[in-house]
The part of an RNA shown here (small-subunit ribosomal RNA, 5' domain) has 559 nucleotides and comes from a metagenome. The full RNA is in RNAcentral, with records from SILVA. Its mean pLDDT, the model's own confidence on a scale to 100, is 82. Its Rfam family is "Bacterial small subunit ribosomal RNA".

Context: one part of a larger RNA
C1' cells in the first nucleotide's frame, strides 16, 4: 500500500447493488417449512333439492258460534337427485429442495481413465400384449381395555390393494453353432426343453347385437398397466497422478497377505465364513490440525495466505447402533433399540429432537423481521382447472462493503465585526461572511403512473393430423376478456424555498501540514526513533494548516 462475513471510538443526508451467527455441531417456547390425486376405490358430514307422512302456526272462507275447511309458513322423519368437508384404502412424491462443517489426511476431493464386474422410478424411441377368476383388510357398525398416547376382539365391504390360472412377442436358465476381443471372457443365431407378465380409468360415436332400460358389446381418442430392446439423465465400484504438519512417532499388521470351497451383493472383492499356506506394508504405524475444489485476497510475476456469499462433490441430522420400505435411504421434520436431556402423568405409562425459515435463552468484542406473496422462476402431485412449496420472489433492519449523488452556483473589499498572532506598524481566518442575482439534484408536499405477463382458462374464427365420421381428441395460429406479493413502488410532471443535510484524523523525523497559552520527568504521548525536569512545532487546549470525506481513525488478520 491492498484486502476483510470484521469489531471498537467519534460522526452520520439520499439512492442502487451486494452482504450479515465466523463463537456453544450449546439448549430450545411458539408458528410455519411435503404434499397431492374423487379421471384408482368404498363410505359419506354439511347444504340445496323431488316426493310422501307427522307436529305447530295461519291469511281467508263457511258456521247451528261448539267448530270445520284451509292457500301458505316453520320444523321433524323417510325418500330422489346434486354438492362433496374431515378421515380411510390405493398411487406418486416424501432419497428433491433447504441447513451445517462436527467428523474425515481418505479413492473424501481434484484430474484423467476403466466396468468384458454393475443398477436405474419418472422421461424419449421401438416391438408385443393388456384374457379369465378368487379370497381378504381398512374405513363403517358393535363390544371391551387405558388418565392419556393408544390398543384388542367380533361383523359387513370396494379398488389401478392382494393372490392363483391362461397366453409367451420376448426375457432368464440349459445345449449347440458362428464370430470377435484386452486375461477372466463378449456378441449374434438355432433348439422337441424348463421357468417367467399385466389393471384399469375417462371422453366421443351411432350402423348392428344384447339389455336388469341404468347401460354394455362394437368403433375411436387420451391417460395408465405388463414384457423386452435402445437412449438420455442419475447412481455404484475400481485404478494412475496430485492433496497439511511432527522422526522429541521407526517399526506396523492376524481377516492381517494370498489361495480353495461356500455365502452375500445390482456388481468385483477377506465383503463375510470354514480350511490351507505365511505372508503384506515402509515416511508405514502413531500423534496434531483440517471438509475438498472451481475460486478469493495479495503480488510485476514466481509465490504466499485463505476456502464467507455463488457453483460442483463429500459428510452429518440430540449421541451411539440397526435394519425396514423403496428404482433410489441405512432416510433432517420415517421406524426400532440403548443413552443423556426436556415435558405430560391418574405413577401403571407416554411424548420430543430448529446443523429448515423467523424467533428465544446462553456464551461472546460481534452478526437482522416470530414480515408479505405463490404474481414470476423452479419442484411435487394431478388429464386439467388447480393445490402445496419459510425453495424462491419481495419488502424490512445494520455506513457491513462497493458504486453514484447531494449538503449550492455566480458576483461581492471600507479586505466589516469577531477569533488568533504581533516586532503594535500590522498580518491571518478571507471572497470566506454579510449583501446582490440565480439554480432546484436529493429530501418535503400534490397529481399522473409502469415494465416485470406469458401461460392457463373462456368465447369466436379459419386450418392440419387421427378417425367410418361433419363426433371426439391432439397440434399450432388470430382476436377479445381474465390474472401483480412488491406497489400507487420505480418513473414523469408541478409547487415552494438556499431553505433540511459535515465530519474525522493528523501537523518532531519517517510523512503532506506551525504558532500561542497551560503544564513542568508531573499530567501525559508513543508504530519506530523518542518527547516531557520553566521559553515543549512531540503532553493538554486554542487559532491556523494538511489529508480523507458520509465517512474518518484504531484494533485484529493476510499478502
Nucleotide at each position: 500500500g491492498a484486502a476483510c462475513g470484521a469489531a471498537c471510538g467519534c460522526u452520520g443526508g439520499c439512492a442502487g447493488c451486494g452482504u450479515g451467527g465466523a463463537u456453544u455441531a450449546g439448549g430450545c417456547a411458539u408458528g410455519c417449512a411435503a404434499g397431492u390425486c374423487g379421471a384408482a376405490c368404498g363410505g359419506g358430514a354439511u347444504c340445496c333439492u323431488u316426493g310422501a307422512g307427522g307436529u305447530u302456526c295461519a291469511a281467508u272462507c263457511u258456521u247451528u258460534c261448539g267448530a270445520g275447511a284451509g292457500a301458505g309458513a316453520a320444523u321433524c322423519u323417510c325418500u330422489u337427485g346434486g354438492u362433496g368437508a374431515u378421515a380411510g384404502u390405493g398411487g406418486c412424491g416424501a432419497a428433491a429442495g433447504g441447513g451445517u462443517g462436527a467428523g474425515u489426511a481418505a479413492c473424501g476431493c481434484g484430474u484423467g481413465g476403466g466396468u468384458a464386474a454393475u443398477c436405474u422410478g419418472c422421461c424419449u424411441u421401438u416391438a408385443a400384449g393388456u384374457u379369465g377368476g378368487g379370497g381378504a383388510c381398512a374405513a363403517c357398525c358393535c363390544c371391551g381395555c387405558g388418565a392419556a398416547a393408544g390398543c384388542g376382539g367380533g361383523g359387513c365391504u370396494a379398488a389401478u390393494a392382494c393372490c392363483g390360472a391362461a397366453u409367451g412377442u420376448g426375457g432368464u436358465c440349459g445345449u449347440c453353432u458362428u464370430u470377435c476381443g484386452c486375461a477372466u471372457g463378449g456378441a449374434a443365431g438355432a433348439c422337441a426343453g424348463a421357468u417367467u407378465a399385466a389393471g384399469g380409468g375417462u371422453g366421443g360415436g351411432g350402423a348392428u347385437c344384447c339389455u336388469u332400460c341404468g347401460g354394455g358389446a362394437c368403433c375411436u381418442g387420451c391417460c395408465g398397466c405388463u414384457u423386452a430392446a435402445a437412449g438420455a439423465g442419475g447412481a455404484a465400484c475400481c485404478c494412475g497422478c496430485g492433496u497439511a504438519c511432527c522422526a522429541u512417532c521407526a517399526g506396523c499388521u492376524u481377516g492381517u497377505u494370498g489361495g480353495u470351497g461356500g455365502g452375500g451383493u445390482a456388481a468385483c472383492g477377506g465383503c463375510c465364513u470354514a480350511c490351507c499356506a505365511a505372508g503384506g506394508c515402509u515416511u508405514a504405524c502413531g500423534g496434531u490440525u483440517a471438509g475438498c475444489u472451481g475460486g478469493u485476497c495479495u503480488g510485476a510475476g514466481a509465490g504466499g495466505a485463505c476456502g464467507a456469499u455463488c457453483a460442483g462433490c463429500c459428510a452429518c441430522a440430540c449421541u451411539g447402533g440397526g435394519a425396514c420400505u423403496g428404482a433410489g435411504a441405512c432416510a433432517c421434520u420415517g421406524c426400532c433399540c440403548a443413552g443423556a436431556c426436556u415435558c405430560c402423568u391418574a405413577c401403571g405409562g407416554g411424548a420430543g429432537g430448529c446443523u429448515g425459515c423467523a424467533g428465544u435463552c446462553g456464551a461472546g468484542g460481534a452478526u437482522c423481521a416470530u414480515u408479505c406473496g405463490c404474481a414470476a422462476u423452479g419442484c411435487g402431485c394431478g388429464a386439467a382447472a388447480g393445490c402445496g412449496u419459510g425453495a424462491c420472489g419481495a419488502u424490512g433492519c445494520g455506513a457491513c462493503g462497493c458504486u453514484g449523488c447531494g449538503u449550492g452556483g455566480a458576483g461581492g473589499a471600507u479586505g466589516a465585526a469577531g477569533g488568533c498572532c504581533u516586532u503594535c506598524g500590522g498580518g491571518u481566518c478571507g471572497u470566506a461572511a454579510a449583501c446582490u442575482c440565480c439554480u432546484g439534484u436529493c429530501a418535503u408536499g400534490a397529481g399522473g403512473g409502469a415494465a416485470a405477463a406469458g401461460c392457463c382458462g373462456u368465447a369466436c374464427g379459419a386450418g392440419u393430423g387421427u378417425g367410418a365420421a361433419u363426433a371426439g381428441c391432439a397440434c399450432g395460429c388470430g382476436u377479445a376478456c381474465c390474472c401483480g406479493a412488491u406497489g400507487g413502488u420505480a418513473c414523469c410532471u408541478c409547487a415552494a424555498g438556499a431553505g433540511g443535510a459535515a465530519g474525522c484524523c493528523a501537523c518532531g523525523g519517517c510523512u503532506a501540514a506551525c504558532u500561542c497559552u497551560g503544564u513542568g520527568c508531573c499530567a501525559g504521548c508513543a508504530g519506530c526513533c523518542g518527547c516531557g525536569g520553566u521559553a515543549a512545532u512531540a503532553c493538554a487546549g486554542a487559532g491556523g494548516u494538511g489529508g480523507c470525506g458520509a465517512g474518518c481513525g484504531u484494533u485484529g488478520u493476510u499478502c